[in-house]
RNA sequence: GGGUAAUUGACUCAACCGGUAGAGUGUUUCGUUUACAUUGAAAAAGUUAGUGGUUCGAGUCCACUAUUACCCU
Numbered sequence: 001g002g003g004u005a006a007u008u009g010a011c012u013c014a015a016c017c018g019g020u021a022g023a024g025u026g027u028u029u030c031g032u033u034u035a036c037a038u039u040g041a042a043a044a045a046g047u048u049a050g051u052g053g054u055u056c057g058a059g060u061c062c063a064c065u066a067u068u069a070c071c072c073u
C1' cells in the first nucleotide's frame, strides 16, 4: 500500500427480507438470614463507534471517517 471482518447498557451477546432495541452477567432497592452467600420480586442504565445520504420509516441499505483483529504484498 491492497483486501476481509467486527463496533448495539459497565461486560458478553441477540435483533430473520428495513417497521415500537431485547437477553444473560453486573449495579441499585425491597424481602428471606443473627450475618454473609444463595434465592425471590422490582428498578435504573442504549445518540446501536462518528458524520452524511436513500426511504413514509434505518441497528439493518449506501458513502466517508475512526478503532480493533486477520490475510496478501
Stems, first nucleotide, its partner, number of pairs: 001072007010025004019056001027043005049065005